Notes:
SAM riboswitch aptamer (S box leader) from Firmicutes bacterium UBA5435, 106 nucleotides, folded computationally. The coordinates come from a structure-prediction model, not an experiment, and the mean pLDDT is 83. The model forms 91% of the base pairs in the Rfam consensus. The organism belongs to Bacillota, within Bacteria. The sequence was found by an Rfam model in a public genome assembly. It matches the Rfam family "SAM riboswitch aptamer (S box leader)". From the family's description: The SAM riboswitch is found upstream of a number of genes which code for proteins involved in methionine or cysteine biosynthesis in Gram-positive bacteria.
RNA sequence: UUCUUAUCAAGAGAAGGGGAGGGAAAGGCCCGAUGAACCUUCGGCAACCAUCAAAGAACUUCGAAGGGUGCCAAAUCCUACCAGCAGAGCGCUGGAAAGAUAAGAA
Numbered sequence: 001u002u003c004u005u006a007u008c009a010a011g012a013g014a015a016g017g018g019g020a021g022g023g024a025a026a027g028g029c030c031c032g033a034u035g036a037a038c039c040u041u042c043g044g045c046a047a048c049c050a051u052c053a054a055a056g057a058a059c060u061u062c063g064a065a066g067g068g069u070g071c072c073a074a075a076u077c078c079u080a081c082c083a084g085c086a087g088a089g090c091g092c093u094g095g096a097a098a099g100a101u102a103a104g105a106a
Base pairs, nucleotide, nucleotide: 001106002105003104004103005102006101007100008099013042014041015040016039017038021031022030023029026079027078028077043072044071045070048068049067051064052063054061055060076098081095082094083093084092085091
């Protein structure tokens, strides 16, 4: 980097440094000098994998703990494509695509 599977409406920030960007990309809408990105320290959330325990036919279920990741504005911030519904006030629902994360494979 690519492929496969699962999940994505919940949850969780302070300090120091740093100085103007950031929210993937396009459009929107937001965040930001009351300090963005990024770095460091400490803290927190969650429970994908691994571990442990129980049940079980099982690749299943439930629980403990927190080792490996991950995350800590807004639903993955919203939308784009398709279908259904509604409809004059451009909305609602479902799905796809794209993305993120985890695990496995090449």